[in-house]
Context: one part of a larger RNA
RNA sequence: UGACGGGGGCCCGCACAAGUGGUGGAGUAUGUGGCUUAAUUCGACGCUACGCGAAGAACCUUACCAGGGUUUGACAUGCAUCGGCUCGCCUGUGAAAGCAGGUUUUCCCUUCGGGGACUGAUGCACAGGUGCUGCAUGGCUGUCGUCAGCUCGUGUCGUGAGAUGUUGGGUUAAGUCCCGCAACGAGCGCAACCCCUAUUCUUUGUUGCCAUCGGUUCGGCCGGGCACUCGAAGGAAACUGCCGGUGACAAACCGGAGGAAGGUGGGGAUGACGUCAAGUCCUCAUGGCCCUUACGCCCUGGGCUGCACACGUACUACAAUGGCCGGUACAAAGAGGACCGAUACCGCGAGGUGGAGGCAAUCUCAAAAAACCGGCCCCAGUUCGGAUUGGAGUCUGCAACUCGACUCCAUGAAGUCGGAAUCACUAGUAAUCGUGGAUCAGCAUGCCACGGUGAAUGCGUUCCCGGGCCUUGUACA
Numbered sequence: 001u002g003a004c005g006g007g008g009g010c011c012c013g014c015a016c017a018a019g020u021g022g023u024g025g026a027g028u029a030u031g032u033g034g035c036u037u038a039a040u041u042c043g044a045c046g047c048u049a050c051g052c053g054a055a056g057a058a059c060c061u062u063a064c065c066a067g068g069g070u071u072u073g074a075c076a077u078g079c080a081u082c083g084g085c086u087c088g089c090c091u092g093u094g095a096a097a098g099c100a101g102g103u104u105u106u107c108c109c110u111u112c113g114g115g116g117a118c119u120g121a122u123g124c125a126c127a128g129g130u131g132c133u134g135c136a137u138g139g140c141u142g143u144c145g146u147c148a149g150c151u152c153g154u155g156u157c158g159u160g161a162g163a164u165g166u167u168g169g170g171u172u173a174a175g176u177c178c179c180g181c182a183a184c185g186a187g188c189g190c191a192a193c194c195c196c197u198a199u200u201c202u203u204u205g206u207u208g209c210c211a212u213c214g215g216u217u218c219g220g221c222c223g224g225g226c227a228c229u230c231g232a233a234g235g236a237a238a239c240u241g242c243c244g245g246u247g248a249c250a251a252a253c254c255g256g257a258g259g260a261a262g263g264u265g266g267g268g269a270u271g272a273c274g275u276c277a278a279g280u281c282c283u284c285a286u287g288g289c290c291c292u293u294a295c296g297c298c299c300u301g302g303g304c305u306g307c308a309c310a311c312g313u314a315c316u317a318c319a320a321u322g323g324c325c326g327g328u329a330c331a332a333a334g335a336g337g338a339c340c341g342a343u344a345c346c347g348c349g350a351g352g353u354g355g356a357g358g359c360a361a362u363c364u365c366a367a368a369a370a371a372c373c374g375g376c377c378c379c380a381g382u383u384c385g386g387a388u389u390g391g392a393g394u395c396u397g398c399a400a401c402u403c404g405a406c407u408c409c410a411u412g413a414a415g416u417c418g419g420a421a422u423c424a425c426u427a428g429u430a431a432u433c434g435u436g437g438a439u440c441a442g443c444a445u446g447c448c449a450c451g452g453u454g455a456a457u458g459c460g461u462u463c464c465c466g467g468g469c470c471u472u473g474u475a476c477a
Base pairs, nucleotide, nucleotide: 001477002476003474004473005472007471008470009469010468011467012466013465015461016460019425020424021423022422023421026316027315028314029313030312031311032310033309034307035306042053043052064302065301066300067299068298069297070296073126077125078124079123080122081121082120083119084118088103089102090101091100092099093098107116108115109114128291129290131289132288133287137285138284139280140279141278142276144274149188150187151186152185153184154183155164156163157162168179169178170177194268195267196266197265199236200235201234202233203232204231205230208226209225210224213223214222215221239262242256243255244254245253246252318418322377323376324375325374326373327372328371334365335364336363339358340357344353345352346351384415389410390409391408392407393406394405395404431453432452433451434450435449436448437447
């Protein structure tokens, strides 16, 4: 100087407390361990691995296994020699890859010698490797932590390590600001500048909108209009600016006015010096090592989906604040050309036929759902719950056996609110309800986003956990 303490002081955080809803019990989905296996590819392992890499494992993917093949190679550049046929088609064999054979015809330039492109063979340089090392590395990322810290120059103090500044008194979300002070300044962080959102003005009105006027088949549908909504560009507005109180005449805090908004208005992006030899050589790049008729490459099939078991994360429930049936409303944000697909018709349905319109503020996906109105159920393993299984189908796709999703009929399991323990959340939040998107031929209870309905509680900081500053002890570095 640090680190540590079941030392002290001060202070924060859904850290506790106060509340709300869960997890842990059930069924299923998914990841992991284990076991099994020819293979069940690999990585990730307290917080910070385990719906993680994977924003899509039937083939492909695919790295694994078995078998069949191949060796200048699936891919790049170059050289030498030889041949040509540039591509296509056909036959045999085969699971395919491949192997063997046949057929036709010159692609360009030409000084007709040849040259070039392309392709085949042989040979050589080389290719190739998701092989090893993340403890050789770059890059990227997680975490402490959006915590308020981490440092430097000069000066001063100290033999020195180092200290001071950065400590102290207040204050703040903040090393934020004020005051003081052997310090005076500065940098990286904080804040602000950026984006979205809440109010308003101006400009501009089509594909958006419809107050007034007219028409109407009644639909902003038409004429018309740009007021309003809205779209998108530019401004305004919030600064403790004003008032009162407290305070040290400070910084600031408390209350109030005005205001759409008040003290960082709400949310996002933004992550200091560093820590964990944290993660990744399987995104990529790369040193070293290793393989080179194989640890490379191609193909078929299988596996990654195996199942006595254990754990994590979710979904659905156990019902009456509910289930079922009928009717009636109200969103936002997105996506669409190998695409979204309307009206109509067929089918109980998944879906099919068909193809209006739409490269989209125009058309479509598209029905929002919870809610509301009416009716049934009457507390039961039920009109709860939907697993499982049998049958019949639809769709995608060469192909749904291993191993897809969905529909219909039948079947109707466990489950009556969950031990010890444990998680999230402070407001448009939790809870609950649907909607969209990426990936994607098909496949979502996952992920990312969107809106609808919309709470309870917070006395307080003794305690648990994590963190910041000062101080103290130490046989630790």